A computed fold for a 109-nucleotide RNA from Sinomonas cellulolyticus, annotated as SAM riboswitch aptamer (S box leader).
RNA sequence: GGACCAUCCCGAGCGGCUGAGAGAUCUGGAUCUGUGACGCCGCAGCAACCAUGGCCCGGUCGGGACCCUGACCGGAAGCCACAGGUGCUACAGCCAGAAGCGAUGGUGA
Numbered sequence: 001g002g003a004c005c006a007u008c009c010c011g012a013g014c015g016g017c018u019g020a021g022a023g024a025u026c027u028g029g030a031u032c033u034g035u036g037a038c039g040c041c042g043c044a045g046c047a048a049c050c051a052u053g054g055c056c057c058g059g060u061c062g063g064g065a066c067c068c069u070g071a072c073c074g075g076a077a078g079c080c081a082c083a084g085g086u087g088c089u090a091c092a093g094c095c096a097g098a099a100g101c102g103a104u105g106g107u108g109a
Stems, first nucleotide, its partner, number of pairs: 003107006013043005021032002025098005044089003048086003052081004056075009093101001
């Protein structure tokens, strides 16, 4: 960089620097923004996916007993914890249309 799968409902801010536009592109809107937006940095937070652990299910072995329990192994989905890896922290990807577009996560080669 490309392919595949999933999601884009909800959730989550303070400070410093900078100094004019911003939200991927185009068009039409509306919104935010010198009461400092966007961007960068620091800290904090949120919890989308992955990881880890537990609940749960199954198997093996052992013990008591006809069903419990300990250890180990495996596991689809769901739930909980955690905040490790990414990500994210105005507005439904801001709304609509176009492009079959964009972003995020994961996976095989």